[in-house]
Context: one part of a larger RNA
RNA sequence: UGACGGGGGCCCGCACAAGCGGUGGAGCAUGUGGUUUAAUUAGAUGCUACGCGAACAACCUUACCUGGUCUUGACAUCUUCUGCCAACCUAAGAGAUUAGGCGUUCCCUUCGGGGACAGAAUGACAGGUGGUGCAUGGUUGUCGUCAGCUGGUGUCGUGAGAUGUUGGGUUAAGUCCCGCAACGAGCGCAACCCUUAUUAUUAGUUGCCAGCAUUCAGUUGGGCACUCUAGCAAGACUGCCGGUGACAAACCGGAGGAAGGUGGGGAUGACGUCAAAUCAUCAUGCCCCUUAUGACGUGGGCUACACACGUGCUACAAUGGACGGUACAACGAGUCGCGAAACCGCGACGUCAAGCUAAUCUAUUAAAGCCGUUAUCAGUUCGGAUUGUAGGCAGCAACUCGCCUACAUGAAGUUGGAAUCGUUAGUAAUCGUGGAUCAGCAUGCCACGGUGAAUACGUUCCCGGGCCUUGUACA
Numbered sequence: 001u002g003a004c005g006g007g008g009g010c011c012c013g014c015a016c017a018a019g020c021g022g023u024g025g026a027g028c029a030u031g032u033g034g035u036u037u038a039a040u041u042a043g044a045u046g047c048u049a050c051g052c053g054a055a056c057a058a059c060c061u062u063a064c065c066u067g068g069u070c071u072u073g074a075c076a077u078c079u080u081c082u083g084c085c086a087a088c089c090u091a092a093g094a095g096a097u098u099a100g101g102c103g104u105u106c107c108c109u110u111c112g113g114g115g116a117c118a119g120a121a122u123g124a125c126a127g128g129u130g131g132u133g134c135a136u137g138g139u140u141g142u143c144g145u146c147a148g149c150u151g152g153u154g155u156c157g158u159g160a161g162a163u164g165u166u167g168g169g170u171u172a173a174g175u176c177c178c179g180c181a182a183c184g185a186g187c188g189c190a191a192c193c194c195u196u197a198u199u200a201u202u203a204g205u206u207g208c209c210a211g212c213a214u215u216c217a218g219u220u221g222g223g224c225a226c227u228c229u230a231g232c233a234a235g236a237c238u239g240c241c242g243g244u245g246a247c248a249a250a251c252c253g254g255a256g257g258a259a260g261g262u263g264g265g266g267a268u269g270a271c272g273u274c275a276a277a278u279c280a281u282c283a284u285g286c287c288c289c290u291u292a293u294g295a296c297g298u299g300g301g302c303u304a305c306a307c308a309c310g311u312g313c314u315a316c317a318a319u320g321g322a323c324g325g326u327a328c329a330a331c332g333a334g335u336c337g338c339g340a341a342a343c344c345g346c347g348a349c350g351u352c353a354a355g356c357u358a359a360u361c362u363a364u365u366a367a368a369g370c371c372g373u374u375a376u377c378a379g380u381u382c383g384g385a386u387u388g389u390a391g392g393c394a395g396c397a398a399c400u401c402g403c404c405u406a407c408a409u410g411a412a413g414u415u416g417g418a419a420u421c422g423u424u425a426g427u428a429a430u431c432g433u434g435g436a437u438c439a440g441c442a443u444g445c446c447a448c449g450g451u452g453a454a455u456a457c458g459u460u461c462c463c464g465g466g467c468c469u470u471g472u473a474c475a
Base pairs, nucleotide, nucleotide: 001475002474003472004471005470007469008468009467010466011465012464013463015459016458019423020422021421022420023419026314027313028312029311030310031309032308033307034305035304043052064300065299068296069295070294073125077124078123079121080120081119082118083117088101089100090099091098092097106115107114108113127289128288130287131286132285136283137282138278139277140276141274143272148187149186150185152183153182154163155162156161167178168177169176193266194265195264196263198234199233201231202230203229204228207224208223209222212221213220237260240254241253242252243251244250316416321374322373323372324371325370326369333362334361337356338355342351343350382413387408388407389406390405391404392403393402429451430450431449432448433447434446435445
């Protein structure tokens, strides 16, 4: 100087407390461990692995296994030779491939040749999702959006170092003020950026409709006032008032205001820590394989199942279930696409097909909600697992191993032990909707809007963190 303390002081955080809802019990989905297996590819493993990389494992993907094949190679450059190749057909085969047939047509040219492509030969080499993340780059997680981290010059100290950065106040903040052997700076904080909340203005189609006409319908004429869209501005700064305070910084209350003291949300992550993660995104040193640890294709596996754990979905019902009627969104997406209307079917879907490269058309009826009817507390008209049958879909192909529909079947489950998680406001809870991936496949992920709470006395305690101080046989 640090680190540590079941030392002290001050302060903060859904850290506790106060509430609300979960997990832990059930069934299923999904990931992991274990076991099994020819293989169940491999990575991630306290917080910071476990619906994680994977924004999609039927083949492919695929890295694993089985048996079948190739050896200058599936891919690249160079050297030599030949001249076309490709496509198509037939046969064998699980296919890779092999044999035969058909075919025989590139471009430029100074006619010497050159280029592209294909085949053969030769080695130099290719190739490796093989090893090492404890050889590395790059990227990322975490402490933590915590308020810290650090030079220069000066001063003090023999020196390691100290000071500044400590102290008194204050703040979300090393934020600001005052003081001070320090002065003045840098990286962080804040601001600048995006979004949301208000208004003015510009613009008025594909959007809108107050008044006038018109229609089944903003449908049409007309209009751009309103809504909305999207460009440019304004607005919030402790600016104003009162009080407290060291006359400071600031804090408390108030006015005005759409918004008030960082308005809400996001992006943004200092010096560093964990030899943290990744050699399987990529790049790369060294080591290793080279008729194989490389390459091709078939089938299988990654989907196994006495079990254990994590994360979710659906429930156990009456604030509910079923049936009928009826109302109101937003974000995004669409031409190898979204697909209306009509018709067929109980339905998944199918047939035909309008419109739309989209504020124009489509998916698109949002659902909880509201109004009625029904059963009346039961393993039930709760719950839907499992299983059977019959179908649908895209796809060469749903047996291993997809999703959906109808009918039948109707399991566990009556609110969950110890323990444990999330959450402070348009939040929790609850309700549906869209998108990426994608031929097909979503209870996951990322977004969107609808309805919309309760509680916070407080900082003694648990956890994590910051500052000062103290002890130490630790570095």

Small-subunit ribosomal RNA, 3' major domain from Lentilactobacillus parabuchneri, 475 nucleotides, folded computationally. Its Rfam family is "Bacterial small subunit ribosomal RNA". NCBI's taxonomy places the organism under Bacteria, Bacillati, Bacillota, Lactobacillales, Lentilactobacillus.